[in-house]
Formats: sequence, structure tokens, C1' cells
RNA sequence: CUAUGAAAAAGCCUAACCAAGUGUAAAAUUGGGGCGGAAAGUCACGGGUCUUUUUGAAACCUGCGCUUGCCUGUAAUUCGAGUAAGACAGCCGGAUUGCCAUU
Repeated sequence: CUAUGAAAAAGCCUAACCAAGUGUAAAAUUGGGGCGGAAAGUCACGGGUCUUUUUGAAACCUGCGCUUGCCUGUAAUUCGAGUAAGACAGCCGGAUUGCCAUU
């Protein structure tokens, strides 16, 4: 330097969930916890998911009409679309650095 992660050792990280305080939210931080991980180290570059914001429809609401409808509102429910701003690296790909062992 290359490849691999079968066995082993030293250590490392820490899902769900709980608590605290941060944020409109996605989520992040700290502590507990432990499902897991050989990059579960780092970087939002491509895809993806999610949030906020905007908007359309349904639904519901108000009043009118009563034949289908028209009108008002939605802070709360469901589905879709789009702009912008964000979140996620433990969704996939990519970039980059690196421990141990074997080679």
C1' cells in the first nucleotide's frame, strides 16, 4: 500500500423508549437505556423521507336557497400540487478520514 471481516483483543458509537431543558415543527442536545453497528466517524453532493410555509379538493362550520347549489370560516381531520426555507448521514448512492486482526 491492496483486499477481507472468519476467529480474537483493546476500546468506540448507541435504536426504540423515559426524563430535562431548546425549536412553530421535522428534529437536535444532555442524562438514563440498549435494538443494533467495522465506519452507526465526518460532509446534505444525487435520489428519498419528513417539517414549516403557500395552494386546490374532500370533510366539517355559518347563512341563504331548497333542484343541483351559492356563501362564510377552518386553529383542528383526510388527500393532492407547487415555491422557498429547513431536518434526517442508524434510508440508498457518492465524497473523505480512520481503529484492530488477517492478508
A computed fold for a 103-nucleotide RNA from a Desulfobacteraceae bacterium, annotated as c-di-GMP-I riboswitch aptamer.
Model confidence (mean pLDDT): 78 of 100.